[in-house]
């Protein structure tokens, strides 16, 4: 000097997943944000080829395999640190309900996790703060 690991602090990213209050600090409540169910009107003709929800995460092709399944390639769509454009890169999962749900006012109800790194490069036009 470089790389890796651990701990602490600070600053952030994907995401709805943050903040505050009280308490017996095991627990509870509230605000904010997000999801589901649920009339009329409208819409839909569907009901084992089951159907539906959360989510960006759908769909197609090929190969191996007795098959289950596995692998590869692409793709709807999504992300890259306030915003836009271009380039480059990455993701394209998982899971829940349980025969059942279109939209949907009132109303009812649920969640508030998890995982990561320190703004990828260039251009554009802005915002805020400090000083003179």
């Nucleotide at each position: 000097g470089u790389c890796a690991g651990c701990c602490u602090u600070a600053a952030g990213c994907u995401g709805a997943a943050u903040u505050c209050u009280u308490u017996u600090u095991u627990a509870a409540g509230a605000a904010g944000c997000g999801g589901g169910g649920g009339a009329a009107c409208c819409a839909u003709c569907a009901u084992u080829u089951g159907g539906g929800g959360u989510g960006a995460a759908u769909c197609c092709u090929u190969u191996c395999u007795u098959g289950u399944g596995a692998a590869a390639g692409g793709u709807a769509g999504g992300g890259u640190u306030a915003c836009c454009u271009g380039g480059a890169c990455c993701c394209g999962a998982a899971u829940c309900c349980g025969u059942c749900a279109g939209c949907u006012a009132a109303c009812c109800u649920c969640g508030u996790a998890a995982g990561c790194u320190u703004u990828c490069c260039a251009g554009g036009g802005g915002a805020u703060u400090g000083c003179c």
Background: c-di-AMP riboswitch aptamer (ydaO/yuaA leader) from Firmicutes bacterium UBA3567, 132 nucleotides, folded computationally. It matches the Rfam family "c-di-AMP riboswitch aptamer (ydaO/yuaA leader)". From the family's description: This family represents a conserved RNA structure found upstream of the ydaO and yuaA genes in Bacillus subtilis and related genes in other bacteria. The ydaO/yuaA element is thought to act as a genetic 'off' switch for the ydaO and yuaA genes in its native state. It is believed that the element may be triggered during osmotic shock leading to activation of ydaO, a predicted amino acid transporter gene, and members of the yuaA-yubG operon which code for KtrA and KtrB K+ transporters. The prediction has a mean pLDDT of 77. The source organism's lineage runs through Bacteria, Bacillati and Bacillota.